The prediction has a mean pLDDT of 80.
Transfer RNA from a Minisyncoccota bacterium, 73 nucleotides, folded computationally.
RNAcentral holds the sequence, with entries from ENA.
[in-house]
RNA sequence: GGGCCCAUAGCUCAAUUGGCAGAGCGCUUCCGUGGCACGGAAGAGGCUAGGAGUUCAAGUCUCCUUGGGUCCA
Numbered sequence: 001g002g003g004c005c006c007a008u009a010g011c012u013c014a015a016u017u018g019g020c021a022g023a024g025c026g027c028u029u030c031c032g033u034g035g036c037a038c039g040g041a042a043g044a045g046g047c048u049a050g051g052a053g054u055u056c057a058a059g060u061c062u063c064c065u066u067g068g069g070u071c072c073a
Stems, first nucleotide, its partner, number of pairs: 001072007010025004019056001027043006049065005
């Protein structure tokens, strides 16, 4: 220098053929206990890495940038 893959909640990951962004763990509050552990109920937390484009509609499709991984030179 070139090819390919990845980027979504604090962490690990889903999201079907483009159609309301979710789960587990963690966090907060409440209930059960004298207390802890544990169990149960409820809740907060995201401009989907950044920008632009296509579309009625983009996490998803196209282009550019950034970061990471991998292969070739």

The source organism's lineage runs through Bacteria, Bacillati and Minisyncoccota. It matches the Rfam family "tRNA". The family's RNA type in Rfam is transfer RNA.